[in-house]
RNA sequence: GCGGGUAUAGCUCAGUGGUAGAGCACGUGCUUGGCAUGCACGAGGUCCUGGGCUCAAUCCCAGGAUUUGCA
Numbered sequence: 001g002c003g004g005g006u007a008u009a010g011c012u013c014a015g016u017g018g019u020a021g022a023g024c025a026c027g028u029g030c031u032u033g034g035c036a037u038g039c040a041c042g043a044g045g046u047c048c049u050g051g052g053c054u055c056a057a058u059c060c061c062a063g064g065a066u067u068u069g070c071a
Stems, first nucleotide, its partner, number of pairs: 001070006010024004018055001026042005048063005
């Protein structure tokens, strides 16, 4: 220099154009003499940034970031 991939909760990752989810972690309650385990509930999101299409964006384009292949 050329090409490909990735970005979504604190972490690891799903997500088919129609209110964004799981596991772990965190908080509360139950359970226990107490802890752990278990059960129930809850909180937590500018879906990288800016534009475009659309009634509706997790789609498309550009930018920056990161990773990888080739030279």
Transfer RNA from Vicugna pacos, 71 nucleotides, folded computationally.
RNAcentral holds the sequence, with entries from Rfam.
The coordinates come from a structure-prediction model, not an experiment, and the mean pLDDT is 83.
Rfam family: tRNA. Rfam classes the family as a transfer RNA.